[in-house]
A computed fold for a 369-nucleotide RNA from a Burkholderiales bacterium, annotated as Bacterial RNase P class A. Its Rfam family is "Bacterial RNase P class A". Rfam classes the family as a ribozyme. From the family's description: Ribonuclease P (RNase P) is a ubiquitous endoribonuclease, found in archaea, bacteria and eukarya as well as chloroplasts and mitochondria. It is recorded under the gene name rnpB.
RNA sequence: GAAGCUGGCCGGGCAGUCGCUGUGCAAUUCGCUUGCAUAGAGGAAAGUCCGGGCUCCGCAGAGCAGGAUGCCGGUUAACGACCGGACGCCGCGAGGCGAUGGAAAGUGCCACAGAGAAUAGACUGCCUAAGUCUCAGCAAUGAGAACGGCGAUGGUGAAACGGUGGGGUAAGAGCCCACCGCGUUUCUGGUAACAGAAGCGGCACGGCAAACCCCAUCCGGAGCAAGACCAAAUAGGGGGGCAAUAGCGCGGCUCGUGCUGUCCCCGGGUAGGUUGCUCGAGCUGGCAGGUAACUGCCGGCCCAGAUGAAUGACUGCCGGAAUGCCGAAAGGUGUUCGACAGAACCCGGCUUACAGGCCAGCUUCUCUU
Numbered sequence: 001g002a003a004g005c006u007g008g009c010c011g012g013g014c015a016g017u018c019g020c021u022g023u024g025c026a027a028u029u030c031g032c033u034u035g036c037a038u039a040g041a042g043g044a045a046a047g048u049c050c051g052g053g054c055u056c057c058g059c060a061g062a063g064c065a066g067g068a069u070g071c072c073g074g075u076u077a078a079c080g081a082c083c084g085g086a087c088g089c090c091g092c093g094a095g096g097c098g099a100u101g102g103a104a105a106g107u108g109c110c111a112c113a114g115a116g117a118a119u120a121g122a123c124u125g126c127c128u129a130a131g132u133c134u135c136a137g138c139a140a141u142g143a144g145a146a147c148g149g150c151g152a153u154g155g156u157g158a159a160a161c162g163g164u165g166g167g168g169u170a171a172g173a174g175c176c177c178a179c180c181g182c183g184u185u186u187c188u189g190g191u192a193a194c195a196g197a198a199g200c201g202g203c204a205c206g207g208c209a210a211a212c213c214c215c216a217u218c219c220g221g222a223g224c225a226a227g228a229c230c231a232a233a234u235a236g237g238g239g240g241g242c243a244a245u246a247g248c249g250c251g252g253c254u255c256g257u258g259c260u261g262u263c264c265c266c267g268g269g270u271a272g273g274u275u276g277c278u279c280g281a282g283c284u285g286g287c288a289g290g291u292a293a294c295u296g297c298c299g300g301c302c303c304a305g306a307u308g309a310a311u312g313a314c315u316g317c318c319g320g321a322a323u324g325c326c327g328a329a330a331g332g333u334g335u336u337c338g339a340c341a342g343a344a345c346c347c348g349g350c351u352u353a354c355a356g357g358c359c360a361g362c363u364u365c366u367c368u369u
Base pairs, nucleotide, nucleotide: 001365002364003363004362005361006360007359008358009357010356012318013317014316015315016314017313018312020040021039022038023037024036025035026034027033042340046351047350049349050348051347052346053345054223055222056221057220066219067218068217069216070215071085072084073083074082075081086100087098088097089096090095101214102213106212107211108208109207110206123154125150126149127148132145133144134143135142136141162180163179164178165177166176167175181203182201183200184199185198186197187196188195189194227275228274229273230272237266238265239264240263241262242261246260247259248258249257250256282301283300284299285298286297287296288295289294320337321336322335323334324333325332326331
């Protein structure tokens, strides 16, 4: 210098004018009316995918069903998150990716191709030793063959019932041997996942559990439109009083009673308002522990709270990017651009979007000294 990997950070600045919301203090014609001061979006406020706080619902213990997670250890309020490690795969490497428990509990599936896809299988093939058959021969024996032996060869496939090499054989075959793989026993290291070593077993156990299933762990439901409080108008409900004893009902009459009228009281509930509401697993500086996630102690700080829903608009200067012109260069000057997106009870994560820019550590290659 080039090409990369990982982690972190910023995401315009200043000033002026006019507005918006909250809070405080004044003024007030008591009308959220005016003045002053002060505070006022994000790294994702987003998707609402996980987890928790908080609230209410029969305090939810057990069982069934259902769902989620799934190597090991740790962190945490909790998690499907994060950190560290193991194993497998990819990359020359820095590093990246992985739902990574169980297939000797059971059931099921394995497309296409292929003879055969799990109780293996003769399509192409190999062999004729023994037995059998055919032929020749008096016989010994020879030749041929499958209805006999063989899983070696070719071919198919993601996968063909361990692999490579040697021995062996009629031809073959873990039939035998060495190494590798696999299984198993013991020992060693490690908290563990796991790794290593030695012995044994001739292979018994193909793959799929993001197929059912089995095992282990966890999960009650609904959500701030939760919930609590105050409370009009109108209509209806409950109680009491009053009046005419007027009307109607209790199939006729009397008493009684109910309804219709009016006044007062009570309670539910709607509109509306208040609260929940922002001091919190909070932010920040230092120190300490830990590889780290994270935790502890001490000090400092207060940092949006709207509810048809505020946090904005314009102008100037500076800074950034792209580009044109002038200039030998330093530089000057003109034009254009400036993302993704916007709180709504709060917090921890994950995922997704993002113009442009900055920093740190590391890897590979090349050049120079």